[in-house]
């Protein structure tokens, strides 16, 4: 100096005009009440003071709060998830670690439980794809022929029987590899080392590691992101949940017992109900839930981390067809262009490039709270910081 | 808000995880014809994207873009 990989922070600033939601004051207006003074109310108006989007408010993929269901019990089915420890209110989250794979590295990836319950696939190729076996080939034998001969054999061909998986071929994948020995050939058949299993023993909470020993490996491949089998969790619906007030109306036919997604029994409640369809009829307002919460910032302790614990400080949107915005100057960033240069630095002496410095256009992302929270995805224009790696060069 | 599904040539569409993804119309080329139409023969052309399990993915799993239905 270039390159990478890992975390983190920001998300433009100030002024003026004019607008927009909420909150307090203070007045006007309309209105109840009241004899009055006055008190209360408004989806109405004026001033003033303060306040107003985000790291993702998005995707709705997880997981809780929290509200209601005449019970949330059992079992079955459905579903999710899956190495080990931890953290949490909880998780498909996160932290740390184990073992795998990827990469030179720094680091990233991993549905990573059970194929030894059972079932099912494994296309073409190939002798076979899990039952059990051979297409060449290699060996042994019988048997025909045939050729040589020293007459005792011996090679070769073709055919039947047998042994054998060394080798060739096929395939993603061939029933442990590798070298020796062994044999007619061969073969864990024996042996050594790796590998698998299996036991003991150390470490470790544990996943799992390391070390010994021990077994010929016929309890023999792969696929559960095929069904399944084990284990863990899960009643259901959702702020339009649901509660108070206030208008308003008018029942009727049909089915059926009903209890918040499915079956069964249990348990509650009902028989002029309730519940479901179809006609008819009314409303189409008001407030409460509505933000003080697993809250944010700071300091100390505790832990490797994720966290958790104590103190102390703030008060930070709350709409309801839904605000938070529009121009204007000046300016921060950044790209492009003109000039100017007493600075560097190339030169082919024409210039160029860097750098300072005066202007002119252009652009400044991705997106918009609706109960609230913790995750996790995926959107993002630019600028900054931090540690860590590998390569050059210089000392 | 809750929920369920669908994406395959330009159009409709087929495909138990298993040879180069089917099939008809549109295109394109030649053949016929005086020429055009109709025939006949032949080609091009597609699994929304991006990852994963798997020897192998239009299928199976996750993300995510997009589009339809349906309760409320």
């Nucleotide at each position: 100096g270039a390159g990478g990989c890992a975390g983190g922070c920001u998300g433009g600033a100030a002024c003026g005009u004019c607008g927009c939601c909420g909150g307090c004051u203070a007045u006007g207006c309309u209105u109840a009440c009241g004899u009055a003074a006055g008190u209360g109310a408004g989806u109405c108006g004026u001033a003033g003071c303060g306040g107003g989007a985000g790291g993702a408010a998005a995707g709705u993929c997880c997981g809780g709060g929290c509200u209601c269901c005449g019970u949330a019990g059992a079992g079955c089915a459905c579903g999710a998830c899956g190495c080990c420890g931890g953290g949490u209110a909880a998780c498909c989250c996160c932290c740390g670690g184990a073992c795998c794979c990827g990469g030179a590295u720094a680091c990233g990836g991993g549905a990573u439980a059970g194929a030894a319950a059972g079932u099912g696939c494994c296309g073409c190729a190939g002798a076979a794809a899990c039952g059990a076996u051979a297409c060449c080939g290699c060996c042994c034998u019988c048997a025909a022929u045939c050729u040589c001969u020293g007459c005792g054999g011996a090679a070769g061909u073709u055919g039947g029987g047998g042994g054998u998986a060394a080798g060739g071929g096929u395939g993603a994948a061939a029933u442990g590899g590798u070298g020796a020995g062994g044999u007619a050939a061969g073969a864990g058949c024996u042996c050594a080392c790796c590998g698998g299993c299996g036991a003991u023993g150390a470490g470790g909470c544990a996943a799992c590691u390391c070390a010994u020993c021990g077994u010929g490996c016929u309890g023999a491949g792969g696929c559960a992101a095929a069904c399944c089998u084990c284990g863990u969790c899960g009643g259901g619906a959702g702020c339009a949940a649901g509660g108070c007030c206030a208008a308003g109306c008018a029942g009727u036919g049909g089915g059926u017992g009903a209890g918040u997604u499915g079956c069964u029994c249990g348990c509650u409640c009902u028989u002029u109900a309730g519940c479901c369809c179809g006609c008819g009829g009314g409303u189409a307002g008001g407030u409460c839930g509505c933000u003080a919460g697993a809250g944010u910032c700071g300091g100390c302790c505790g832990g490797a981390g994720a966290c958790g614990g104590c103190c102390g400080a703030c008060g930070u949107a709350g709409a309801g067809a839904g605000a938070u915005g529009a121009c204007g100057u000046u300016u921060u960033c950044g790209g492009c262009u003109g000039g100017u240069u007493u600075g560097g630095g190339u030169u082919a002496c024409g210039a160029c490039c860097c750098g300072a410095u005066c202007g002119g256009c252009c652009g400044u992302a991705c997106a918009g709270a609706a109960c609230c929270c913790g995750g996790c995805u995926u959107a993002c224009a630019g600028g900054c910081c931090u540690g860590c790696u590998u390569c050059g060069c210089u000392c | 808000g809750c929920g369920a599904c669908c994406g395959u040539c330009g159009u409709a569409u087929a495909a138990u995880g298993g040879u180069u993804a089917u099939u008809a119309c549109c295109c394109c080329a030649g053949c016929c014809u005086u020429c055009c139409a109709a025939g006949c023969u032949g080609g091009u052309g597609a699994u929304g994207u991006c990852g994963g399990u798997u020897c192998g993915a239009u299928u199976c799993c996750g993300a995510u873009c997009g589009g339809u239905c349906g309760c409320u």
Predicted 3D model of RNase P RNA and transfer RNA as a complex of 467 nucleotides. It holds a member of the Rfam family "Bacterial RNase P class A". Rfam links the family to the GO terms tRNA processing, ribonuclease P activity and dimeric ribonuclease P complex.